[in-house]
RNA sequence: GUCGAGAUAGCUCAGCCUGGUUAGAGCGCCGGUCUCAUAAUCCGGAGGUCGUGGGUUCAAAUCCCAUUCUCGACA
Numbered sequence: 001g002u003c004g005a006g007a008u009a010g011c012u013c014a015g016c017c018u019g020g021u022u023a024g025a026g027c028g029c030c031g032g033u034c035u036c037a038u039a040a041u042c043c044g045g046a047g048g049u050c051g052u053g054g055g056u057u058c059a060a061a062u063c064c065c066a067u068u069c070u071c072g073a074c075a
Stems, first nucleotide, its partner, number of pairs: 001074007010027004020058001029045004051067005
C1' cells in the first nucleotide's frame, strides 16, 4: 500500500442482514434481604450521546459517504 473483520454500560457480548415498542443480557458496582459475621441466595437501583463527523428518511445502533483506532491476510 491492497483486502477483510471489528469499535454498543466499568468488563465480556447480543441486537445491524430485513430501519419502527423506552437500547438489552451476564459479570461487576451501589442499596436492601438473610447471617453472630462474611460469602452465597433473593429483591431493587445507578450506569450508554451505539468510535467520530456528515448524509438519506416521518424515523438511524441498523442504510450511504468520509474519517480515527484495533486485529488479521497479502505484498